[in-house]
Molecule: small-subunit ribosomal RNA
Organism: metagenome
RNA sequence: AGAGUUUGAUUCUGGCUCAGAACGAACGCUGGCGGCGUGGAUAAGACAUGCAAGUCGAACGGAAAAUCCUCGGAGCUUGCUUUGAGGGUUUUUAGUGGCGGACGGGUGAGUAUCACGUGAGCAACCUGCCCGGAAGAUCGGGAUAGCCCGGGGAAACUCGGAUUAAUACCGUAUGGCAUCAGGGAUGGCAUCAUCCUUUGAUUAAAGGUGGGGACCCUUUGGGGCCUGCCGCUUCUGGAUGGGCUCGCGGCCUAUCAGCUUGUUGGUGAGGUAAAAGCUCACCAAGGCUACGACGGGUAACUGGUCUGAGAGGACGACCAGUCACACUGGAACUGAGACACGGUCCAGACACCUACGGGUGGCAGCAGUCGAGAAUCAUUCGCAAUGGGGGAAACCCUGACGGUGCGACGCCGCGUGGAGGAUGAAGGCCCUCGGGUCGUAAACUCCUGUCAUCGGUGAGUAAUGCGGGUGGGUUAAUAGCUCAUUCCGUUGAUAGUAGCCGAAGAGGAAGGGACGGCUAACUUCGUGCCAGCAGCCGCGGUAAUACGAAGGUCCCAAGCGUUGUUCGGAAUUACUGGGCGUAAAGCGUGCGUAGGCGGCGGGGUAAGUCAGAUGUGAAAUCCCGGGGCUCAACCCCGGAACUGCAUCCGAUACUGCCUUGCUAGAGUAAUGGAGGGGCAUCUGGAAUUCACGGUGUAGCAGUGAAAUGCGUGGAUAUCGUGAGGAACACUAGUGGCGAAGGCGAGAUGCUGGACAUUUACUGACGCUGAGGUACGAAGGCCAGGGUAGCGAACGGGAUUAGAUGCCCCGGUAGUCCUGGCAGUAAACGGUGCUCGCUUGGUGUGGGAGGAUUCGACCCCUUCCGUGCCGGAGCUAACGCGUUAAGCGAGCCGCCUGGGGAGUACGGCCGCAAGGCUAAAACUCAAAGAAAUUGACGGGGACCCGCACAAGCGGUGGAGUAUGUGGCUUAAUUCGAUGCAACGCGAAGAACCUUACCUAGGCUUGACAUGCGUCUCUAAGCCGAUCGAAAGGCGGUGAGCGGAGCAAUCCGCAAUUCGCACAGGUGCUGCAUGGCUGUCGUCAGCUCGUGUCGUGAGAUGUUUGGUUAAGUCCAGCAACGAGCGCAACCCCUGUGUCCUGUUACCAGCGCGUUAUGGCGGGGACUCUGGACAGACUGCCCAGAUCAACUGGGAGGAAGGUGGGGAUGACGUCAAGUCAGUAUGGCCCUUAUGCCUAGGGCUGCACACGUACUACAAUGCCCAGCACAAUGUGAUCCGAGACCGCAAGGUGGAGGAAAUCCUUGAAACUGGGCUCAGUUCGGAUUGGGGGCUGCAACUCGCCCCCAUGAAGUCGGAAUCGCUAGUAAUGGCACAUCAGCUACGGUGCCGUGAAUACGUUCCCGGGUCUUGUACACACCGCCCGUCACAUCAUGGAAGCCGAUCACACCCGAAGUACCCUCGCCAACCUCGUGAGGCACGGUCCUAAGGUGAGAUUGGUAACUGGGAUGAAGUCGGAACAAGGUA
Repeated sequence: AGAGUUUGAUUCUGGCUCAGAACGAACGCUGGCGGCGUGGAUAAGACAUGCAAGUCGAACGGAAAAUCCUCGGAGCUUGCUUUGAGGGUUUUUAGUGGCGGACGGGUGAGUAUCACGUGAGCAACCUGCCCGGAAGAUCGGGAUAGCCCGGGGAAACUCGGAUUAAUACCGUAUGGCAUCAGGGAUGGCAUCAUCCUUUGAUUAAAGGUGGGGACCCUUUGGGGCCUGCCGCUUCUGGAUGGGCUCGCGGCCUAUCAGCUUGUUGGUGAGGUAAAAGCUCACCAAGGCUACGACGGGUAACUGGUCUGAGAGGACGACCAGUCACACUGGAACUGAGACACGGUCCAGACACCUACGGGUGGCAGCAGUCGAGAAUCAUUCGCAAUGGGGGAAACCCUGACGGUGCGACGCCGCGUGGAGGAUGAAGGCCCUCGGGUCGUAAACUCCUGUCAUCGGUGAGUAAUGCGGGUGGGUUAAUAGCUCAUUCCGUUGAUAGUAGCCGAAGAGGAAGGGACGGCUAACUUCGUGCCAGCAGCCGCGGUAAUACGAAGGUCCCAAGCGUUGUUCGGAAUUACUGGGCGUAAAGCGUGCGUAGGCGGCGGGGUAAGUCAGAUGUGAAAUCCCGGGGCUCAACCCCGGAACUGCAUCCGAUACUGCCUUGCUAGAGUAAUGGAGGGGCAUCUGGAAUUCACGGUGUAGCAGUGAAAUGCGUGGAUAUCGUGAGGAACACUAGUGGCGAAGGCGAGAUGCUGGACAUUUACUGACGCUGAGGUACGAAGGCCAGGGUAGCGAACGGGAUUAGAUGCCCCGGUAGUCCUGGCAGUAAACGGUGCUCGCUUGGUGUGGGAGGAUUCGACCCCUUCCGUGCCGGAGCUAACGCGUUAAGCGAGCCGCCUGGGGAGUACGGCCGCAAGGCUAAAACUCAAAGAAAUUGACGGGGACCCGCACAAGCGGUGGAGUAUGUGGCUUAAUUCGAUGCAACGCGAAGAACCUUACCUAGGCUUGACAUGCGUCUCUAAGCCGAUCGAAAGGCGGUGAGCGGAGCAAUCCGCAAUUCGCACAGGUGCUGCAUGGCUGUCGUCAGCUCGUGUCGUGAGAUGUUUGGUUAAGUCCAGCAACGAGCGCAACCCCUGUGUCCUGUUACCAGCGCGUUAUGGCGGGGACUCUGGACAGACUGCCCAGAUCAACUGGGAGGAAGGUGGGGAUGACGUCAAGUCAGUAUGGCCCUUAUGCCUAGGGCUGCACACGUACUACAAUGCCCAGCACAAUGUGAUCCGAGACCGCAAGGUGGAGGAAAUCCUUGAAACUGGGCUCAGUUCGGAUUGGGGGCUGCAACUCGCCCCCAUGAAGUCGGAAUCGCUAGUAAUGGCACAUCAGCUACGGUGCCGUGAAUACGUUCCCGGGUCUUGUACACACCGCCCGUCACAUCAUGGAAGCCGAUCACACCCGAAGUACCCUCGCCAACCUCGUGAGGCACGGUCCUAAGGUGAGAUUGGUAACUGGGAUGAAGUCGGAACAAGGUA
């Protein structure tokens, strides 16, 4: 610091997602040790049990116990036991009394509040214990608990009587001080504060304990007296803690806009520690609110914590400060302090006890239990330390606290070993089978000893206090008390722990996640859109680095992942730091309130602002420095910081405020012209329609074509007259006016604004504008008019599959006027208003000036409008560009992913229709903008092609052949399927082929290689051995090479058996190679460098010509180049030279019935080699030049002469695993191999391609002329002979320019005479021939006989532009033969037509639109049907909360009352005073009623979203076929 994801690609906008950090966490897998932290976040749900607040006997009277003393009694063992009384000492203690239970501890329900934070104030206050100071403490009294007695009750408890004490209670004395009243002085802040004064009035107290020499009293215990300590009373000051008030600060919601009656203030009274409507009576009518009152929701607040670069955002566990609460609600008492967590009273709910009468309880203290929950610990030890309460103290209490335990919950530290060790072991995994990898990893060797384990030793935290010792102070005192000292003694829960020492042994200690991209890390197997994964994009349909497993790798590590949450990334709410022409976003437009902002100069002020100082900003935290635990976490010390608030003193540039001026902003006045600006009234002509009349006759109207409609009852047309309504042709113009909507005949009246010019005046009067208010097209609504034309709805006619449409004929609302409502538009420049600044060019409307002119125009300058082009700049681009979308300022409005939705609910407005405001659940990973390249268009332009047209001949009809589909079958093997499958693979299916079917057989195999094994077995031969054959069975039966005399041995070959393996026309052409088809022999497809563009890309390759051609030329930010085109190659057409057999034969010669037959020749034809020739080279013309085109000459050939070969980048997952090759998968006594027979030929039918025909340009018969390409040895086969013929016999010649191989149509003559024929030949019968092992299924040919359909072919459709079509024959490949009429070639005869490019088809180039990119066979919309989900409405039903009215009203304060009750005081009573009962006000809970808000549920219902290939149409995207 970024990354992934919209697209074919790009840039942008924009959302979603990820990587980081954190947590009081939870879950999954795993788990060695220690330190420090931390642990009920949910049910403020309910709680068993134990403990958490007591203490003081030095306040008091008792009681009990122990012990000592004295006395008495009893027992007897005569010095012991027991008992009673008194006294002393010590201990314990229920009760009275004092202090403390208001602290400490818990929780966060409530609370949006002076609750909290911060800073001030109290001249309006309190403060027990503590500290300092001043002064005191006199004399008395009556009760009461306890104890005892009696009563009630189950209990809790309670009643009565008697008796008693105090530091309990009461009275009295005194009054320095205090309080109140009066007087004076000083000061201040209004009430007042402080001091002085004297007078008057009022108010106190308690004792306890220790010691003591003299003196006094005494009940002999003691007291007085002195003294110490602890207490007590009054006052004052301090300290500490609190109370109250105020400024400022910190949540959401306006779909909460008005709230308030003690409310706001005053006077008086009450009340409090204290100000105050705090309370009450009376008076006034105020107070709060858009700077958000009131209401609703949520929430304890803060220091801080997490995150972040920061600004911010989120949070408020632990620790610390504050607040609130203590089962729920209410209330007061006591007290210094409470309206009181472990106090009281009442009500309620719940729980427990009960003898049913009545009682008891409150863990949000520490542990613990249940419950709910994803989830949170021990019913532990100790007061040793720190702190708290009580006490004189010892000491007691203390679940505060200090410790330990449990939980990987977090942070930090340590370990699970270290070094060496390569036959790189075994094993796993992968493999191209060579190897690689896990991997120095292990084993093995040598070490070490942390942690854990065992044994031993063993702390610090301890200081005090107390007792003893020593010294000082107080004092009359050496006593006592107190202070100091620390010499001695005593105190440890943690804990026999930490630490230390020793011992043994590598021994006890590693997992989790990930590995497609983001994101570090890859292979194999399994699976086969299944199972599954997934944070986003997305993986999985037979070769998955994405699922599952394994191996390996990567990352972290006692943890690792997942989930949840927060911040970050996110500049994605933008203060720092965003936007609004087209992506979301400018209100339809003006006027204007609040608010915000505001010209030039002087003076004042000092609120903002700036500077300094002071106070505060608790501690902890964070940061820096230092220190302590072995380090770290953690802890301690110091500093800085705490960006804040307040006060004081300054500064005065800027802003504000006050004041005084100015004229450049703004405005007023004057003059002038322009204008469809507005309103009202009047007037006009053209046209349409209608009415009447005239003329006139058969149609008119309408459309793509028609029909409905009108018309012989006279239309249309035409002339005249009239009626009526609406709109104003031309002028007319990116011209004018208006804020916008909008405004168009003419005249008059009324009226608004802008502009120009010139001076004069006012003197900042300005800009914007939340709310508000006015205007506001069309359509719509209400009321009343009007209605010619047009024309929703509606009717009819067409179109159509349908046509509730487009087209046509009619036609009502409406359109028009008046008055009112409505308030919306693509109300658009998709661009808010105002001001300033910033290069230009060129139009146009209005005005002024200059120059010039007689006057103008043209021209120049300038101001205001309105356009186009364009610079800088801006912009994602398109584009904008002084009329900004540039550079700045001010103000307003609006936006924050798409859908749901501008919808629901609520509110406001409206007669209604509806408008304004305006969500959520749910769902998707996109939705979108601009531009790019393609593709496409029932878009455009240009061009080409047998594409159309012009022609010729066909196909489609018939018969047959052949291929295909379909059907059939045991099998009819397989493949090819629009063009580009279908006489295709197949250039030859009777067996074979053959892959298919049936049947019979074989199993290392029909074939290859290797290893082992077997050997007298294999091949061959034989068999009246089985069999259809294959095969099985039986018999017979060897070799080659080397060594050696030989026997024999070795090797090879062969066989048997076995193992590896063979084999497969089995699958996948969508795993592939190779080859091929097609677009298309179309003219295209690209690259390098440069340039342009943010980029995809563009340019080049576009443009103008030209061409068959991206062929060439010219131009041009391009310049070059490559693959294609063309040429080079082959054949053919002309010539020259060479060659001369087998070809040729002119001349010479020979010969024949005849033939180059022969000698010869090298002329010709020809053979086959070389060369020439054609290049727009020449001429004319056209074209500005050029390329080129048209014509001409010459020439065998003329503008690529004709033909062939040659096929760019690519497209179709085109075709082929069955030609071969090949990955993977599958079969292995079978999906392999062999054999026989059958099938591939099967036939209701459909299609393609051909052949033969339908005839007279023909058929038949006869005669007769002329080729070329080719083939031939298991072959071609002559002459001759036989047969009607197919063919046969025979075999000359020929491995070929030598031999074999009739050319036919044509032409000549004759016949046929238009007919199912002398056309046509199918079909069938008979007889033959040939090939072959074999022609039944299932061959070809010949002869005789038979003689079908067919008389030129519907819709539709194919080929061909010249030696072409058409037509005639010939040859060859395959092949034993042949279903060949097919295919490939050859030669003969040999046309017609092309005006032209509108149309059909295909293609090319440019351009345009696009919502397409799987690319129009595209995309995509809505209803309906089904399923699921969330949600709105809804008769009702059920809650929750809140306020109101009324009723009832506990406890309790205050007040009233006082006939009942009462010790203290007193004048002794019917006193004062107090208490109880009762009453009044207030009031919790409860009840009733009528509401408001909010939630749940509901028959039915509305739309919405999503879902696999459902139905119907075809709305949008191209002119989307009606923009």